Context: one part of a larger RNA
RNA sequence: CGCAGGAAGUUUGAGAGGAGCUUUCCCUAGUACGAGAGGACCGGGAAGGACGUACCUCUGGUGUUCCGGUUGUCCCGCCAGGGGCACUGCCGGGUAGCUAUGUACGGAACGGAUAAGCGCUGAAAGCAUCUAAGUGCGAAGCCGGCCUCAAGAUGAGACUUCCCACCCCGAGAGGGGGUAAGGCCGCAGAGAGACUAUCUGCUCGAUAGGCCGCAGGUGUAAGCGCAGCAAUGCGUUCAGCUGAGCGGUACUAAUCGGCCGAGGA
Numbered sequence: 001c002g003c004a005g006g007a008a009g010u011u012u013g014a015g016a017g018g019a020g021c022u023u024u025c026c027c028u029a030g031u032a033c034g035a036g037a038g039g040a041c042c043g044g045g046a047a048g049g050a051c052g053u054a055c056c057u058c059u060g061g062u063g064u065u066c067c068g069g070u071u072g073u074c075c076c077g078c079c080a081g082g083g084g085c086a087c088u089g090c091c092g093g094g095u096a097g098c099u100a101u102g103u104a105c106g107g108a109a110c111g112g113a114u115a116a117g118c119g120c121u122g123a124a125a126g127c128a129u130c131u132a133a134g135u136g137c138g139a140a141g142c143c144g145g146c147c148u149c150a151a152g153a154u155g156a157g158a159c160u161u162c163c164c165a166c167c168c169c170g171a172g173a174g175g176g177g178g179u180a181a182g183g184c185c186g187c188a189g190a191g192a193g194a195c196u197a198u199c200u201g202c203u204c205g206a207u208a209g210g211c212c213g214c215a216g217g218u219g220u221a222a223g224c225g226c227a228g229c230a231a232u233g234c235g236u237u238c239a240g241c242u243g244a245g246c247g248g249u250a251c252u253a254a255u256c257g258g259c260c261g262a263g264g265a
Stems, first nucleotide, its partner, number of pairs: 001152001005163007015149004021049007033038001051106005059100004066093005071086006110144003117137004164264001166177004182260004186202005207253003210249005216242003223236005
């Protein structure tokens, strides 16, 4: 821009893409078969491998924004307690998020038409013949079925709901203007993200921050008291501290606003 008014939402599916794998064991059954050795079809069941998709409850990884321990040195006047630097100084753990080696699920079943092949009926050709007329089965393959995208499918589809039929110029076509539903700008942001887009909000408000509570993490703070010559231990204390998680709360910031947008050939 188009889809013959303007919008919001929900869809149909022409078409396109993805997937399509396989092993072992058990039962049937040591049956059929076979002198034996051996050993099934058909049918049913159970465990896997590789691959793929999604996810983070579990098991782990990461987690230089969380907690603790500790060495050297400099500083906060000293003690105590802390801060800086040394690969995050080193080490032990670890929330969210991300993640695989973790978890869940998938390949199918089924239907249709067939290939090789196997048939039925059956002439030409009194027989025979799956074929000439007719007709039935038959593959991991083909078309569906499963998953994803999809009406620019210009053949532009469908459904639901909302907004109305304004003013000026013009014979009309059309042009201009203010609006409606609605949208955009702007702002706070994340479940989204390179930008954009998408999504949640914008005081009629929980969108982010702060604060409060909780979960989770670390592992029992400082100060004081007691014991000990002391190192240190014990008590107060399952303490203290705490990023991203969950919930609450207008304290802070989303102020005030602006623009676009139909009149139905």
The prediction has a mean pLDDT of 91.
Predicted 3D model of a 265-nucleotide part of an RNA (large-subunit ribosomal RNA, domain VI) from SAR202 cluster bacterium bin16.
The source organism's lineage runs through Bacteria, Bacillati, Chloroflexota, Dehalococcoidia and SAR202 cluster.
Its Rfam family is "Bacterial large subunit ribosomal RNA".
RNAcentral holds the full RNA, with entries from SILVA.